[in-house]
RNA sequence: GUCCCUGUAGUUCAAUGGAUAGAACGAGGCUCUCCUAAGGCUUAAAUACAGGUUCGAUUCCUGUCGGGGACACCA
Numbered sequence: 001g002u003c004c005c006u007g008u009a010g011u012u013c014a015a016u017g018g019a020u021a022g023a024a025c026g027a028g029g030c031u032c033u034c035c036u037a038a039g040g041c042u043u044a045a046a047u048a049c050a051g052g053u054u055c056g057a058u059u060c061c062u063g064u065c066g067g068g069g070a071c072a073c074c075a
Base pairs, nucleotide, nucleotide: 001071002070003069004068005067006066007065010025011024012023013022018055027043028042029041030040031039048064049063050062051061052060
C1' cells in the first nucleotide's frame, strides 16, 4: 500500500429495517442479617464519528477514526 472482518451499558453478548435498544455479570440505593457474604426489591448506564437511502436505520450504502487478520513491499 491492497483486501477482508469488526466497533452497542464498566465487561461479555442480543436486537439485522418498525415500538420505550434488552439480558447476564458488575456498580449504586433499600431490605434481610449481630456483622459480612448469599438472597429479595430497585436505580443509573450504551448504538465510534459525519453524511446518504428510506415513511422509518443499531441494522442498508459512502467516507473518516479505532481494533483484528491476510497479502505485498522493504534497506